[in-house]
A computed fold for a 342-nucleotide part of an RNA from a bacterium, annotated as large-subunit ribosomal RNA, domain IV.
Context: one part of a larger RNA
């Protein structure tokens, strides 16, 4: 020099991507404990205080000996030494320290995601990612509908719409606008269009006829496809230009063009903002992050949900307290190895 431990003056996060690591906090008893909340919770919130050994006194429990309750025996009651176990109040002693060692929570404050417990990349990912209860759509009347199997059968189920399949959403609240032109599904006794196949008109080979053969036109012909309607918690969509108000600015109005229909509520520089560290306010002495807001939303938006939400989380973001070799900035000491030498 390495590995694993210990301790360190003063300063405490200045390290660093980031307090990664460490250090701290820790257990028991009592006193207190805030916003919020779905009244459960949050809570061990926070933040205190006490803790040992000797001794007196008070008092709770558990066990119970002598005894005493009429004559006996039994129950049962009174009664309570001893012994345990315990609580409270007071004097005393000792140390730096009394949960004297060992095991044993750091904690608070905002915010984002996900309701929650749970699930998962066996060997770089544990998450906001699956799942999940609850919600809606479709599809299935039972030899179900789906699935696996050329079939037979099986599962689904020894189950029958409060069932079984399938897709999305993903507790709770509060809601989930507008568009059915296109795709898809679903329905529609008409009409149009269509295959075999039905029909044979006409027309043709060849033959001496009967015959054999070839070609085929009207018209009858199915689902589908065109057509009519319905259907977005089906796939998906959800605007452009001009102008206009007695300072400017802006635009409640208006005018035009396009459309199937022009994005409602609600949120908004956001896990989404390019400009961009927008821009203003907080927190700092100083903040591209963090929080409250403000809308010019490149390019949010309503079950690929939309906004909120207690409680939860080895999640993720910012800030504090407390604590410390993480760091100024090292330093020794301790066991091990690596190195010299033998």
């Nucleotide at each position: 020099c390495c590995c694993u431990c210990g301790u360190u003056a003063a300063g405490g996060a200045a390290c660093u991507c980031g307090g990664c690591a460490a250090a701290a906090u820790g257990g028991c008893c009592c006193c207190g404990u805030a916003a919020c909340u779905u009244c459960g919770g949050g809570a061990g919130a926070a933040g205190g205080g006490g803790c040992g050994c000797c001794u007196g006194c008070c008092g709770g429990g558990g066990u119970g000996a002598a005894g005493a309750g009429a004559g006996u025996a039994c129950a049962c009651u009174u009664g309570g030494a001893g012994c345990u176990c315990u609580g409270g109040c007071g004097g005393g002693c000792c140390g730096c320290a009394g949960u004297g060692a060992a095991a044993a929570g750091g904690c608070c404050c905002a915010a984002g995601c996900g309701a929650c417990u749970g699930u998962u990349u066996a060997c770089c990912a544990a998450a906001a990612a699956c799942a999940c209860a609850g919600g809606u759509c479709c599809c299935u009347g039972c030899g179900a509908a789906g699935u696996g199997g050329a079939a037979a059968c099986a599962c689904c189920a020894c189950g029958u719409a409060u069932a079984g399949g399938g897709g999305c959403u993903g507790a709770c609240g509060c809601c989930u606008g507008c568009c059915c032109g296109g795709u898809g599904c679903u329905g529609g006794a008409a009409g149009g269009u269509u295959a075999a196949g039905g029909g044979g008109a006409c027309g043709g080979g060849u033959g001496a006829g009967a015959g054999c053969c070839c070609a085929g036109a009207a018209c009858c012909g199915a689902a589908g496809c065109c057509c009519c309607a319905g259907u977005a918690a089906a796939c998906g969509g959800c605007g452009g230009c001009c102008g206009u108000a007695a300072c400017u600015a802006u635009a409640a109005c208006g005018g035009u063009c396009c459309u199937a229909a022009g994005g409602u509520a609600g949120c908004g520089a956001a896990a989404u903002u390019c400009c961009u560290u927008g821009u203003c306010g907080g927190g700092u002495a100083a903040g591209u992050u963090c929080c409250g807001a403000c809308c010019c939303g490149c390019a949010c938006g309503a079950a690929a949900g939309g906004c909120g939400u207690a409680a939860c989380g080895a999640c993720u973001u910012g800030g504090g307290c407390a604590c410390u070799g993480u760091c100024u900035c090292a330093a020794c000491g301790a066991g091990g190895g690596g190195c010299u030498c033998g």
Description:
RNAcentral holds the full RNA, with entries from ENA.